[in-house]
Description
Predicted 3D model of a 516-nucleotide part of an RNA (small-subunit ribosomal RNA, 5' domain) from an uncultured prokaryote. The RNAcentral record of the full RNA draws on ENA. The coordinates come from a structure-prediction model, not an experiment, and the mean pLDDT is 83. Its Rfam family is "Bacterial small subunit ribosomal RNA".

Context: one part of a larger RNA
């Protein structure tokens, strides 16, 4: 000198754009953070209306009962979706990563090409009843529906195969109306994600020199979407190392980021990509897709409840709390925008995000006035007592109106959304696509204009002996104390301590710690 997810002292006017729990991968009160589809299902509560019978009686109201109509809440079955998105570095020195490659493979939902989508069937929750439990929760009997199960039929372009042949599928909705709209099966094939394997690279130690028995390698079986000691039995005796293997410490990896002429060194906060975790350790189930953050079992710790017999959690999601720290914010607004899942669609849900709040935590930009003004006032400081400095600074006089302050308007973030009515094109449609009309949607910010007052509300920080830009005067007496190196101080201290005065950066300015 540059830099930093910084902290700390004095000091502190606005803003705009980043940032912001680096320590205890310590413990969590609370609320949110994942649902959606009624155009797949059977049921359908409350609530509104008409018509009728009863009861009150303030005779048109109140209340109750039936029957039609409408309404659609909570559960339940079922499909998609929760494996995405968000969070954090604990573990790993690995094929983790990163880079070039490889194939023995899978891939919902989309896209594109061909073909099919014919005919039976039992079930089962929700619902009724009748029970156990303090609760969590949970038995028995009845009966019920489907895009839920599960037969039959069809079978290749599919699967296997001894090549003679054997197998394997499906669902329906909406609508007055399906070949055509949503969809649902079968096979190709493309996208897109994912799985394995592989050369090369990846940090320190030798006071760590030897390791290894599924270990190394066949053969036979098993197993996986898939290759493979991935498993097994059995046979062989192998396989790795001073080109540092075992062991031990440390640590997520890259893109990049600081540095610095480069080389290189040091570093991986926020963004992005990929690993790898979810209280700890273990299993699997479901699924395209996981051994699953807010999903299921087992076992421990650790907290809550309990009627003592049982039971309920898991913030490394967003706020929030409480510890331990030098130390890191709000239990805030909103789905308007961009994106997600779900739905045909209005919509719905979204602490993903979009916003505003806190922090001088960086960075970068305004701003604290501008012109005049000497009898060079008063006051400080010094002083050879003449005088000289602060100093045109200041008063005083004239002028702006930036920023902040008070009212008022206001583009753009949003029309490519979406609702409705018209008009063309797709041969035909219920479905598309375009053009035109009206109407619809802003959490939050708000460029930029107008009007009002008034210089008023906004300057501190280090440091001054040499490095290195700036000195004089007291006070102190090797004392108090300074101090990054040399060094200062023991009575004339430009070094300590006040003050004046300069100086250097300014809404900072210096100090610590860290890298180069």
């Nucleotide at each position: 000198g540059a830099a930093u997810g910084a902290a700390c002292g004095u000091u502190g006017g606005c803003g705009g754009c980043a940032u912001g729990g680096a320590u205890u991968a310590g413990g969590c009160a609370u609320g949110c953070a994942a649902g959606u589809c009624g155009a797949g299902c059977g049921a359908g509560a409350a609530g509104g209306g008409u018509u009728u019978g009863g009861u009150g009686c303030u005779u048109g109201c109140a209340u109750u009962g039936a029957a039609c109509c409408u309404g659609g809440a909570a559960a339940g079955c079922g499909g998609c979706g929760a494996a995405a998105g968000g969070g954090a570095g604990a573990g790993u020195a690995a094929c983790g990563c990163g880079u070039a490659g490889a194939u023995a493979u899978c891939u919902g939902c989309c896209c594109c090409u061909a073909g099919g989508u014919c005919u039976g069937g039992u079930a089962u929750a929700g619902c009724g009843u009748c029970g156990g439990g303090a609760a969590a929760c949970u038995g028995g009997c009845g009966g019920u529906a489907a895009u839920a199960c599960c037969g039959g039929a069809u079978a290749a372009u599919g699967u296997c195969c001894c090549c003679g042949g054997a197998c394997c599928a499906a669902a329906g909705g909406u609508g007055u109306g399906a070949u055509u709209c949503c969809g649902c099966c079968u096979a190709g094939g493309g996208a897109u994600g994912a799985g394995u394997c592989u050369g090369c690279g990846u940090c320190c130690u030798a006071c760590u020199a030897g390791c290894u028995u599924g270990u190394u390698g066949g053969u036979g079986g098993g197993g996986u979407a898939a290759u493979a000691g991935c498993c097994u039995a059995c046979c062989a005796a192998g396989g790795c190392u001073c080109u540092g293997a075992u062991g031990g410490g440390u640590a997520g990896c890259g893109g990049g980021c600081g540095u610095g002429a480069g080389a290189g060194c040091g570093u991986g906060g926020c963004c992005c990509g990929u690993c790898u975790c979810a209280c700890u350790g273990g299993g699997a189930c479901u699924g395209a897709g996981a051994c699953a953050c807010u999903g299921c079992c087992c076992a421990g710790a650790c907290a809550c409840c309990u009627a003592c017999g049982g039971g309920u959690g898991g913030c490394u999601g967003c706020a929030g709390u409480c510890g331990a720290g030098a130390a890191u914010c709000u239990u805030c607004c909103g789905c308007a925008a961009u994106g997600g899942g779900c739905g045909c669609a209005a919509g719905c849900c979204u602490g993903a995000c979009g916003g505003a709040g806190c922090g001088a935590u960086g960075c970068c930009g305004c701003g604290u006035g501008c012109g005049g003004g000497a009898u060079g006032a008063a006051g400080g400081c010094c002083u050879u007592c003449g005088g000289g400095u602060u100093g045109u600074a200041a008063a005083c006089c004239g002028c702006u109106g930036u920023c902040a302050g008070a009212g008022g308007g206001g583009a753009a973030c949003a029309a490519a959304u979406c609702c409705a009515a018209g008009g063309g094109g797709g041969c035909u449609c219920u479905c598309u696509c375009c053009c035109c009309u009206g109407g619809u949607u802003g959490a939050g910010u708000g460029a930029u204009c107008c009007u009002c007052a008034g210089a008023g509300g906004a300057a501190g920080c280090g440091c001054a002996g040499g490095c290195u830009a700036a000195g004089u005067a007291c006070g102190u007496g090797c004392c108090a104390g300074c101090a990054g190196c040399c060094g200062c101080g023991g009575u004339a201290a430009u070094a300590c301590g006040u003050a004046c005065u300069g100086u250097g950066c300014a809404a900072a300015c210096g100090u610590u710690a860290u890298u180069c």